[in-house]
RNA sequence: AAAGAAUUUAGCCACACCCGUCGCGAGGCGGGGUCGGAAAGCCACGGGUCUUAGAACAAGACAGCCGGGUCGCCAUC
Repeated sequence: AAAGAAUUUAGCCACACCCGUCGCGAGGCGGGGUCGGAAAGCCACGGGUCUUAGAACAAGACAGCCGGGUCGCCAUC
């Protein structure tokens, strides 16, 4: 240095909920908050769920639903 394991130092993120704001909506953003997380960082590629429309076709949201890809952190073995 690399890989694996679980774990931990230092830190990080932020479920629900509340306020403001954007959106037809799912939901996003900012602040508060703190359930939890060892990638709860990022990516919409696959599956799944949800929204709009709804005969079909389509468009969008969710990465803290699962899988996958990619990068990163740590005393110990």
This is a predicted structure of a 77-nucleotide RNA (c-di-GMP-I riboswitch aptamer) from a Gammaproteobacteria bacterium. Its Rfam family is "c-di-GMP-I riboswitch aptamer". Gene Ontology term of the family: cyclic-di-GMP binding. The source organism's lineage runs through Bacteria, Pseudomonadati, Pseudomonadota and Gammaproteobacteria.